[in-house]
RNA sequence: GAAGUCCGCCAGGCAGUCGCUGCGCACGUUCGCGUGCGUGGAGGAAAGUCCGGGCCCCGCAGAGCAGGAUGCCGGCUAACGGCCGGGCGCCGUGAGGCGACGGAAAGUGCAACAGAGAGCAGACCGCCGAUGGCCCUGAUGGGCUCAGGCAAGGGUGAAACGGUGGGGUAAGAGCCCACCGCGGGACUGGCAACAGGACUGGCACGGUAAACCCCAUCCGGGGCAAGGCCAAAUAGGGGAGCGAUGGCGUGGCUCGCGCCGCUCCCGGGUAGGCUGCUGGAGCGCCACGGCAACGUGGCGCCGAGAGGAAUGACUGCCCGAUGACGACGGUUUCGGCCGUGGUCGUUCGACAGAACCCGGCUUAUCGGCGGACUUCCCAC
Numbered sequence: 001g002a003a004g005u006c007c008g009c010c011a012g013g014c015a016g017u018c019g020c021u022g023c024g025c026a027c028g029u030u031c032g033c034g035u036g037c038g039u040g041g042a043g044g045a046a047a048g049u050c051c052g053g054g055c056c057c058c059g060c061a062g063a064g065c066a067g068g069a070u071g072c073c074g075g076c077u078a079a080c081g082g083c084c085g086g087g088c089g090c091c092g093u094g095a096g097g098c099g100a101c102g103g104a105a106a107g108u109g110c111a112a113c114a115g116a117g118a119g120c121a122g123a124c125c126g127c128c129g130a131u132g133g134c135c136c137u138g139a140u141g142g143g144c145u146c147a148g149g150c151a152a153g154g155g156u157g158a159a160a161c162g163g164u165g166g167g168g169u170a171a172g173a174g175c176c177c178a179c180c181g182c183g184g185g186a187c188u189g190g191c192a193a194c195a196g197g198a199c200u201g202g203c204a205c206g207g208u209a210a211a212c213c214c215c216a217u218c219c220g221g222g223g224c225a226a227g228g229c230c231a232a233a234u235a236g237g238g239g240a241g242c243g244a245u246g247g248c249g250u251g252g253c254u255c256g257c258g259c260c261g262c263u264c265c266c267g268g269g270u271a272g273g274c275u276g277c278u279g280g281a282g283c284g285c286c287a288c289g290g291c292a293a294c295g296u297g298g299c300g301c302c303g304a305g306a307g308g309a310a311u312g313a314c315u316g317c318c319c320g321a322u323g324a325c326g327a328c329g330g331u332u333u334c335g336g337c338c339g340u341g342g343u344c345g346u347u348c349g350a351c352a353g354a355a356c357c358c359g360g361c362u363u364a365u366c367g368g369c370g371g372a373c374u375u376c377c378c379a380c
Base pairs, nucleotide, nucleotide: 001376002375003374004373005372006371007370008369009368010367012318013317014316015315016314017313018312020041021040022039023038024037025036026035027034028033043351047362048361050360051359052358053357054356055223056222057221058220067219068218069217070216071215072086073085074084075083076082087101088099089098090097091096102214103213107212108211109208110207124154125153126150127149128148131147132146133144134143135142136141162180163179164178165177166176167175181203182201183200184199187196188195189194227275228274229273230272237266238265239264240263241262242261246260247259248258249257250256282301283300284299285298286297287296288295289294319349320348321346322345323344324343325342327340328339329338330337331336
């Protein structure tokens, strides 16, 4: 100097004018509110609503079934499917990145096409034909490839029942041997996952569980439109009283029972209003413990609370980006390219917008800053 990796941060700035909204104070008020002053007013994701919790209600959720989620180990945490550290596998020269990463010697299932054969497999091409059979030969021996043997080589496939080499054989084969792989494994290190491994077995036990399933752990349901309080109009409900002791129904009639009127009281509940509502698993700095996530302590700070839903608009200057023009410097294969600063212009300034709160994950995002590290090139 060029390419990258990881972590953290910013999210145009300042001023003026006019608006919106919460709170405080003052004044006015028709008590609904209005005016003035002061002060606060979106995010790293406020988003998706995918996980986890607080809070609230129903309820008492103990066990089992069903269902769902998670799934290497250790730690952190209120909790988690999150985070940190480690192990293993894969990718990358590397810094690093990615991984639903328990169980296939419990059971069931699945594997298109191709292929002879796809699961306690199989013989298409091929090899052999020692042994038995047949033929030739005087014999040794030779031939046929009929019985039969083989799975080394070819071929199919994502996958073909260990690999390489040697011995062995008629040809072959873990049939035997060495190494590798595989199974078991004393012992060693580690909390563990796991790693190493004396020795040993003998080649058997293929793949697939984001297929059913098995095992382990966790989960009661619903959500601020939760929930609580106040409470019109209208129509129901309950109680008491009043009234010519009336009318209607039931009934053959009487009693009885039910319904109908007026006044008062009570209660549920709708519209509406208030609350829940923002001081919290809070934020910043420092110290200590820890590799870290995180925890403990001290000091300091208060940073929206609206609710058909405010947080905006305009102007000026600056910053950044970009287009045109011309200038300087470098370079050139004379087309141009690179860098620096200047003038003018730009309906250029990412993604996006709280709605009970918090911890995460995921997704969107112009551009820029800081730190640590890696690889390559050049110079000393």